[in-house]
RNA sequence: GAAGCGCACCAGGCCGUCGCUGGCACGAUACCCCGAAAGGGAGUGCUGGAGGAACGUCCGGACUGCACAGGACAGCGUAGGAGGUAACACCUCUCCACCGACAAGCUCUGAGAGUUCGCUCGAUGGGCCCUAAGGUGAGGAUCAGAGCAACAGAGACGAGCCGAUUCAGUUCGGGUGAAACGGGCAAUCUCUACGCGCAGCAAUACCAAAUAGGCCAGCGUUGACGUGGUUCCGCGGAGCUGGCGGGUAGGUAGCACCGAGCCGGGGGGUGACCCCCGGCCCAGAUGAAUGGCGGUCACAUCCGGAGCAAUCCGGAUGCACAGAAUCCGGCGUAACGGUGCGCUUCACAC
Numbered sequence: 001g002a003a004g005c006g007c008a009c010c011a012g013g014c015c016g017u018c019g020c021u022g023g024c025a026c027g028a029u030a031c032c033c034c035g036a037a038a039g040g041g042a043g044u045g046c047u048g049g050a051g052g053a054a055c056g057u058c059c060g061g062a063c064u065g066c067a068c069a070g071g072a073c074a075g076c077g078u079a080g081g082a083g084g085u086a087a088c089a090c091c092u093c094u095c096c097a098c099c100g101a102c103a104a105g106c107u108c109u110g111a112g113a114g115u116u117c118g119c120u121c122g123a124u125g126g127g128c129c130c131u132a133a134g135g136u137g138a139g140g141a142u143c144a145g146a147g148c149a150a151c152a153g154a155g156a157c158g159a160g161c162c163g164a165u166u167c168a169g170u171u172c173g174g175g176u177g178a179a180a181c182g183g184g185c186a187a188u189c190u191c192u193a194c195g196c197g198c199a200g201c202a203a204u205a206c207c208a209a210a211u212a213g214g215c216c217a218g219c220g221u222u223g224a225c226g227u228g229g230u231u232c233c234g235c236g237g238a239g240c241u242g243g244c245g246g247g248u249a250g251g252u253a254g255c256a257c258c259g260a261g262c263c264g265g266g267g268g269g270u271g272a273c274c275c276c277c278g279g280c281c282c283a284g285a286u287g288a289a290u291g292g293c294g295g296u297c298a299c300a301u302c303c304g305g306a307g308c309a310a311u312c313c314g315g316a317u318g319c320a321c322a323g324a325a326u327c328c329g330g331c332g333u334a335a336c337g338g339u340g341c342g343c344u345u346c347a348c349a350c
Base pairs, nucleotide, nucleotide: 001346002345003344004343005342006341007340008339009338010337012297013296014295015294016293017292018291020049021048022047023046024045025044026043032041033040034039051321055332056331058330059329060328061327062326063200064199065198066197075196076195077194078193079192080094081093082092083091084090095139096137097136098135099134105128106127107126108125112121113120114119140191141190145189146188147185148184158181161174162173163172164171204253205252206251207250214244215243216242217241218240219239225236226235227234228233229232261280262279263278264277265276266275267274268273299318300317301316302315303314304313305312306311
């Protein structure tokens, strides 16, 4: 320098303007809205406000409720070995198998060159093989049992069939095909070992109206209660009052700052990861906030112009995927682009 890989990070910046939402504070809370008031809303100020995947909801947990003596069966899942972890189907290291490039090697091709006409050299292109970094692997078991095998082939899981041969299924051979009598497939059932209660934040806990119904107590046809008029009278009249409890609307918690948390440093380990020290507090609703517009700069592509060129100037277009809703760990999928680091092989130079 070229080619091929692996890992990590960023996810446009700034300004103006109009907004949204969580928290805290403020005021003669005087003025606007609700309220009898307390207070709330609104207002003002300060401050927090999406992601690497917030996504899919595939796997694993935390948490919560229900169930639960123990064991087994059934069902579901996992599968080389060792380790990491709260746990996993995840991750790490390692074994095995396969894939994996240039060069080299083997081989085909054979432009062309040389020739003593025997042949020799050989560009280019193709194939094979080998392995690097790296990648992929549902990688236990087919002498427990069952099932399956396209096309080709006489015959495909039962043994045998075909041809030749022999006293004798006695001996020899057999194209095809991945596989022909000895095997394959367990990502078909199965077996072995190990793991697993069921449901999910619309979990769940608490507070709790109105109306209707329920239960209890007291009063009531000797007129309660309602109603119209001036102490009383008229009319209607079988219910009225109080309490309790369940459930619904609604509200609060769960739930957002104490965490399998984030950042920095040190140590251990090949590594996943672990330990120690210091610092930090970091979105949060329930119609559900995190945005819109304008300018400018950056980046990418295209067009035009200038320049030997590097590049510069002007213009247009683009600037993704997507978006929290109980919270974490993974996996998978989506995606305009950019940055950094490392590894392998080959070539050249010193």
The RNA shown here (Bacterial RNase P class A) has 350 nucleotides and comes from Hydrogenophaga sp. IBVHS1. The prediction has a mean pLDDT of 76. It matches the Rfam family "Bacterial RNase P class A". The family's RNA type in Rfam is ribozyme. It is recorded under the gene name rnpB.